[in-house]
RNA sequence: AGAGAGAAAGCCACACCUGUCGUGAGGUAGGGUCGGAAAGCCACGGGUCUUGCGAAAAGUAAUCUUUUGUUCACACAAGACGGUCGGGUUGCCUAAU
Numbered sequence: 001a002g003a004g005a006g007a008a009a010g011c012c013a014c015a016c017c018u019g020u021c022g023u024g025a026g027g028u029a030g031g032g033u034c035g036g037a038a039a040g041c042c043a044c045g046g047g048u049c050u051u052g053c054g055a056a057a058a059g060u061a062a063u064c065u066u067u068u069g070u071u072c073a074c075a076c077a078a079g080a081c082g083g084u085c086g087g088g089u090u091g092c093c094u095a096a097u
Base pairs, nucleotide, nucleotide: 001097003094004093011036012035016031017030018029019028020027021026034083040089041088042087044086045085046084047081048080049079050078051077052076055068056067057066058065059064
C1' cells in the first nucleotide's frame, strides 16, 4: 500500500420487553445480544416510510355552518430512517499477501 484472521484489546447493539416523548414514521433511557471493520459522524444524491393540504356555491360581523363535486394516486409541503445504497469526513488493531 492493499486487505480483513473462527487473532488480541476495546467498541456498537437487530428482533423483542419496559419507561418516556411524538398525530405518525420514529426518537430517547434501561434490559437484551441477531449481528457489525466504520453498525463512528454528516440527510448531500437515490430509496423507503409518516403526516398535512386541495374545487365551487350559499349564509354569518367573525370563528364557522350547510350543500354539491372530487380524491384516497401523482405532485407539493413538512418530517422520519445512516443496522437501505451511494457520497463526504474522522478513526482502533493486525496475521497471511
Molecule: c-di-GMP-I-GGC riboswitch aptamer
Organism: bacterium